[in-house]
Context: one part of a larger RNA
RNA sequence: GCCGGGGAGUUCAUCUUCAUGGCAAGCUUAAGGGUAAAACCCGAAGGCGAAGGGAAACCAAGACCUCGCAAUGCUUAAUGCAUGAGGAGGGGGGUCUUAAAUGGGCCCUGUAGUCAUGAGGAUGAGACUAGAAACCGAGCGAUCUUGUCCUGAGCAGGAUGAAGCUGGGCGAAAGCCCGGUGGAGGUCCGAAAGGGUGGUGACGUGCAACUCCCUCCCCAGACUCGGGAUAAGGGGCCAAAAGCCAAUCUAGCUCGGUGAUAUCUAGUUCCCACCGAAGUAGAUCUAAGUCUAGCCUAGGCGGAUGUUGCCAACGCUGUAGAGCACCGAUCGAAAGGCAAGGAUCCGAAAGGGUCCACCUUUCUUUCGAACUCCGAAGGUGUUGGCUCAAAAGAAGCCUAGAGACGGGUUUGUGUGGGGUAAGCCUCACAACCGAGAGGGGGUUAACCCAGACUUGAGUUAAGGUCCCUAAGUGCUGGCUAAGUGUCAAGCUAAAGGGAGUUUCUCUGCUAAGACAGCAGGGAGGUAGGCUCAGAAGCGGCCAUCCUUUAAAGAGUGCGUAACAGCUCACCUGCCGAGCAGAGAUGCCCCGAAGAUGGACGGGACUAAAGCCAGCCACCGAUACUCAGGACCACCUCUUCUAAGGUGUGUGGUAGGUGGGCGUGGAGGUUGGGUGGAAGCAGGACUGUGAAGCCCUGUGGACCGACUUCCAGUGCAGAUCCCGGU
Numbered sequence: 001g002c003c004g005g006g007g008a009g010u011u012c013a014u015c016u017u018c019a020u021g022g023c024a025a026g027c028u029u030a031a032g033g034g035u036a037a038a039a040c041c042c043g044a045a046g047g048c049g050a051a052g053g054g055a056a057a058c059c060a061a062g063a064c065c066u067c068g069c070a071a072u073g074c075u076u077a078a079u080g081c082a083u084g085a086g087g088a089g090g091g092g093g094g095u096c097u098u099a100a101a102u103g104g105g106c107c108c109u110g111u112a113g114u115c116a117u118g119a120g121g122a123u124g125a126g127a128c129u130a131g132a133a134a135c136c137g138a139g140c141g142a143u144c145u146u147g148u149c150c151u152g153a154g155c156a157g158g159a160u161g162a163a164g165c166u167g168g169g170c171g172a173a174a175g176c177c178c179g180g181u182g183g184a185g186g187u188c189c190g191a192a193a194g195g196g197u198g199g200u201g202a203c204g205u206g207c208a209a210c211u212c213c214c215u216c217c218c219c220a221g222a223c224u225c226g227g228g229a230u231a232a233g234g235g236g237c238c239a240a241a242a243g244c245c246a247a248u249c250u251a252g253c254u255c256g257g258u259g260a261u262a263u264c265u266a267g268u269u270c271c272c273a274c275c276g277a278a279g280u281a282g283a284u285c286u287a288a289g290u291c292u293a294g295c296c297u298a299g300g301c302g303g304a305u306g307u308u309g310c311c312a313a314c315g316c317u318g319u320a321g322a323g324c325a326c327c328g329a330u331c332g333a334a335a336g337g338c339a340a341g342g343a344u345c346c347g348a349a350a351g352g353g354u355c356c357a358c359c360u361u362u363c364u365u366u367c368g369a370a371c372u373c374c375g376a377a378g379g380u381g382u383u384g385g386c387u388c389a390a391a392a393g394a395a396g397c398c399u400a401g402a403g404a405c406g407g408g409u410u411u412g413u414g415u416g417g418g419g420u421a422a423g424c425c426u427c428a429c430a431a432c433c434g435a436g437a438g439g440g441g442g443u444u445a446a447c448c449c450a451g452a453c454u455u456g457a458g459u460u461a462a463g464g465u466c467c468c469u470a471a472g473u474g475c476u477g478g479c480u481a482a483g484u485g486u487c488a489a490g491c492u493a494a495a496g497g498g499a500g501u502u503u504c505u506c507u508g509c510u511a512a513g514a515c516a517g518c519a520g521g522g523a524g525g526u527a528g529g530c531u532c533a534g535a536a537g538c539g540g541c542c543a544u545c546c547u548u549u550a551a552a553g554a555g556u557g558c559g560u561a562a563c564a565g566c567u568c569a570c571c572u573g574c575c576g577a578g579c580a581g582a583g584a585u586g587c588c589c590c591g592a593a594g595a596u597g598g599a600c601g602g603g604a605c606u607a608a609a610g611c612c613a614g615c616c617a618c619c620g621a622u623a624c625u626c627a628g629g630a631c632c633a634c635c636u637c638u639u640c641u642a643a644g645g646u647g648u649g650u651g652g653u654a655g656g657u658g659g660g661c662g663u664g665g666a667g668g669u670u671g672g673g674u675g676g677a678a679g680c681a682g683g684a685c686u687g688u689g690a691a692g693c694c695c696u697g698u699g700g701a702c703c704g705a706c707u708u709c710c711a712g713u714g715c716a717g718a719u720c721c722c723g724g725u
Base pairs, nucleotide, nucleotide: 001725002724003723004722005721006720011125012124013123014122015121016120017119018118019117020116021115022114023113026048027047028046032042033041034040052059053058064090065089066088067087071083072082073081074080091109092108093107094106095105096104097103128267129266130265131264135257136256137255138254139253140252146231147230148229149228150227151226152225153224154223155221157189158188159187160185164181165180166179167178168177169176170175194217195216198214199213201212202211233249235245236244237243270660271659272658273657274656275655280293281292282291283290284289295403296401297400298399299398300397301396305389306388309386310385311384312383313382314381315380316379317378321374322372323371327368328367329366332363333362334361335360336359337358341356342355343354344353345352346351407433408432409431411430412429413428414427416426417425418424438449439448440447453629454628455627456626457625458624459623463619464618465617466603467602468601472616474615475614476613477612478611479610485605486604496590497589498588500587501586503584504583505582506581507580508579509578517574518573519572520571521570523547524546525545528542529541530540531539553568557566558565630650631649632647633646634645635644636643661714663711664710665709666708667707668706669705670704671703672702679698680697681696682695683694685692686691
């Protein structure tokens, strides 16, 4: 893991609501008793109700009026009229407050309760089940380990050589030196014993819940070991690590209080039908919780409106934008001012002049969430109209039951705020996911299409039509040569460049010959003047004229020390048709760097299977249409469960409501079984389903149906419990 069995909203009390039933201004017994037991009977103490208000003292509600739904009656061609339970409004009344109240609160105005049973909920109890870390009490532990005490045992061999003693030498002496002897020591090396340093080795479901190998420390002592005794849990022991106290220690173990408590976690068992949420606001020692409101469900009352969408009229507003009229900031200029600051001038000083800065005014420039002379789109209120819903019951109200109070998606819009930005944070409105399946987007919560009762057939949507893969190797006209591309978005490519190419516009030149190429000319005054060693078109400064010409600059570049030389502008010849510049535009190119080899989904594709524009077909979903069926709600008619209709009806988590299936047992009624019960195995059929029923085999003695009641009543999960495998 699998299989079988077990396994979680129960019981009592009180309160409350609904349903059903009994009796009803009343209803009802409790403890207890009678009886063999039950049914039944007795038992009125007590409880609830019939009057309220007030803390209390205390005081204390009698018949009313109007409208009007349902219903009933009358009537009509439609329809209307009358009465009008319940309902609504008014008037009146009781009491409290108070000096008083016409104000305000609660209540009355012809009444409905009570008992029982069932169901939902709340509270108290272990309170749906399982789960702590802990706390307290009483006991059990020192065979592990720690300290202490008693009694015992053990430590190869070697090394070093203290005191003392002794022989000799020296010395006046104290004493010193040398040789021997001696055998001290928490001395040294090193076995046994004890330890556990490094290998951060082996092992690491091990040989082992601490071992193995090598290495290492210590080895006559504060040494090691046996036996006996002793110290106990807020206590012991401790050469002290919060260490050890039986594989357990920042408070041992066992049992008990105990079903401790858990705003936390996991689990919580059959079916179908109807409706269907919220993740917001306020409060909270509150933020993982809870309460109230909002949102969901069921029932009832009510009796005619509601309307989210559209239009109109009349109001409200101060955003986007815009503007500078106020407030605040700001560019430049002008004019004026001089108390304080700086510079400068005159003066012996006092003081004075000029300028800057500063201030004011005018013109001009640029701005503002906390500026506004202005000002939308929108938003919103009231009224009216349209649409839609509504006597098959609108608005509104009451009661009961919830769940929920972690939201998400930049998806769209915003002219939002913060942030460099983010699959970022924080908002508003809408949609979607959440709780929504199906088709498309390669894959895919929320992007596109589209809201799934069921079966069959057809038609389309988004998106597609070469092959994988259903449908065009479709048509017409362009573009692209980069495999650009074949990516709607989510899920990228920029600034800046391009004599790549398409299309368009504008300006020039051009058969009086353009542009390019080739050939020829490209001169004279003059080496212009100045400067300079030199300066001759070409170092620099100034000027830049005239002549001959078809044309030729007081010179475009190279070059020289300076000249020279080459070349250009400009002109002519040959040639013979477009050329040059600027701007815009479509596609394309560069810009373009990531870690295994690799991604348009892939193959692959080039007048396309790419991009742009147009057209015609086809494919394609649970969408739409048609046909059959089921359910739900309502209507009609009813023989009361059929028939006929109506419907933009029937996705659904939490959750609410309704109706059912099955298991065990009990009462009543009624059946089956040795001519084969239950159980088990295989198969057929019926029902939307939980399930039911039949046949065959096995088995060998009990088992059903209908109806009513009771419940230890339904398992896949809880690292669930027990057993098997």